[in-house]
RNA sequence: CGGGAGGCGAGCGAGGAUCGCGGCCCCUGCGAGGGGUCGAGGAAAGUCCGAGCUCCGCAGGGCAGGGUGCCGGGUAACGCCCGGGCGCCGCGAGGCGACGGAAAGUGCAACAGAGAGCAGACCGCCGAUGGCCCCGCGAGGGGAUCAGGCAAGGGUGAAACGGUGCGGUAAGAGCGCACCGCGCGACCGGUAACGGAAGCGGCACGGUAAACCCCACCCGGAGCAAGGCCAAAUAGGGGACGAGGAGCGGCCCGCUCCGUCAUCAGUCCCGGGUAGGCUGCACGAGGGUACCGGCGACGGUACCCCCAGAGAAAUGGUCCUCCCCGCGCGAGCGGGAACAGAACUCGGCUUACGUCGCCUCCCCGUAC
Numbered sequence: 001c002g003g004g005a006g007g008c009g010a011g012c013g014a015g016g017a018u019c020g021c022g023g024c025c026c027c028u029g030c031g032a033g034g035g036g037u038c039g040a041g042g043a044a045a046g047u048c049c050g051a052g053c054u055c056c057g058c059a060g061g062g063c064a065g066g067g068u069g070c071c072g073g074g075u076a077a078c079g080c081c082c083g084g085g086c087g088c089c090g091c092g093a094g095g096c097g098a099c100g101g102a103a104a105g106u107g108c109a110a111c112a113g114a115g116a117g118c119a120g121a122c123c124g125c126c127g128a129u130g131g132c133c134c135c136g137c138g139a140g141g142g143g144a145u146c147a148g149g150c151a152a153g154g155g156u157g158a159a160a161c162g163g164u165g166c167g168g169u170a171a172g173a174g175c176g177c178a179c180c181g182c183g184c185g186a187c188c189g190g191u192a193a194c195g196g197a198a199g200c201g202g203c204a205c206g207g208u209a210a211a212c213c214c215c216a217c218c219c220g221g222a223g224c225a226a227g228g229c230c231a232a233a234u235a236g237g238g239g240a241c242g243a244g245g246a247g248c249g250g251c252c253c254g255c256u257c258c259g260u261c262a263u264c265a266g267u268c269c270c271g272g273g274u275a276g277g278c279u280g281c282a283c284g285a286g287g288g289u290a291c292c293g294g295c296g297a298c299g300g301u302a303c304c305c306c307c308a309g310a311g312a313a314a315u316g317g318u319c320c321u322c323c324c325c326g327c328g329c330g331a332g333c334g335g336g337a338a339c340a341g342a343a344c345u346c347g348g349c350u351u352a353c354g355u356c357g358c359c360u361c362c363c364c365g366u367a368c
Stems, first nucleotide, its partner, number of pairs: 002363009013322007021039008041339001045350002048348005053223004065219005070084005085099001086097004100214002105212002107208002122154002124150003129147002132143004162180006181203001182201003187196003227279004237270005242264001244258005286305008323336005
């Protein structure tokens, strides 16, 4: 220099001016104003996990159902994170993994193939032994393969009941042996997963559990439209009082209407619920810095900070200087773009994202 691996950060850049928008606080002459302060994200998203909070349910245990699944640790908790083990991939830095159990039981394996689980013989090899044919007086020799033996080689398949070699044999075969593989494994290391391993065993125990199942652990339901408080009008409910009440422009007379002893006019009170309002609701498993413990996730201590909250509705525009990019000799001109937008809150995961910056490491080549 080129190619890569892992991690972190920024994400309409920084400063200023000005015009607006929303929440809260303060001031005033209570009319609108003025001032101060705060005002989107790393994912606010998907709503996939785990919690806080709230209401309902619940003696305890079990069944059913669902979830998780190597080991150790972290955490309020988790299916998350960290560290480790094992397997696979990569020359490597590293990446990926539902990674308990198939010597409890049941099931499944299309097509091909002789045979798919305590299997099997299509081609093939042999035919030592018994039988057959030929030669030979005989001992014996030869031939074909009927019985039969074999599983080395070919062939099918994702998978065919260890592999290579030597011996052995009629041909073969863990039949015997050596090495490799496999199983058991005293003992050693490790908290554990697991690793190493003397020795023993001719080899049994094929695959599949995001198939049923077995084992271990976990799990009540609904959700801020949860829930709590205040509370009109109208119509019901309960209670008390009650002989009057209402209208006719203010008063008197008068007139009209509704009632007059309780099942009633009218007045008042109580209670439930609705509209509406307030709350829950922004101090929290909160954030920042420093130090300490820990490989790390994380934990502890000290100091500092208050940091959006609605009405599904605010969080923006313009200008100047600097910065970056492109064009231009130059003066200058143009641009600064991606995904996306809070609504009870928090911890995670996942998904989307133009571009820029930083750190560590790997491989190849060259130079010093």

Predicted 3D model of a 368-nucleotide RNA (Bacterial RNase P class A) from a Longimicrobiaceae bacterium. It is recorded under the gene name rnpB. The coordinates come from a structure-prediction model, not an experiment, and the mean pLDDT is 77. Rfam family: Bacterial RNase P class A. Clan: RNaseP clan. The RNAcentral record of the sequence draws on ENA.